RNA sequence: AUUUGAAAAAGCCAAACCUGUCGCGAGGCAGGGACGGAAAGCCACGGGACUCUAGUAGUCAGCCGGGUUGCCAAA
Numbered sequence: 001a002u003u004u005g006a007a008a009a010a011g012c013c014a015a016a017c018c019u020g021u022c023g024c025g026a027g028g029c030a031g032g033g034a035c036g037g038a039a040a041g042c043c044a045c046g047g048g049a050c051u052c053u054a055g056u057a058g059u060c061a062g063c064c065g066g067g068u069u070g071c072c073a074a075a
Base pairs, nucleotide, nucleotide: 002075003074004073005072012037013036017032018031019030020029021028022027035062041068042067043066045065046064047063048060049059050058051057052055
């Protein structure tokens, strides 16, 4: 460096729901919470789903694929 994996160890993230807040909305942010995750870190490039003020507009990365970075172990 590559591939595979999450058994061990150290850790990490955080679904639904609740509260507050921003947004027309999908949804986002903060706190609580923990269904789960081996990238559930990041990117809207392709597909898909969703929203609306219907546009070369927006949301979803924990829908699938792709790109990129990273801890541990084994080969």

This is a predicted structure of a 75-nucleotide RNA (c-di-GMP-I riboswitch aptamer) from Sulfurovum sp.
The sequence was found by an Rfam model in a public genome assembly.
Rfam family: c-di-GMP-I riboswitch aptamer. About the family: GEMM was predicted in a large-scale screen for bacterial structured RNA regulatory elements.
The model forms 94% of the base pairs in the Rfam consensus.
The prediction has a mean pLDDT of 83.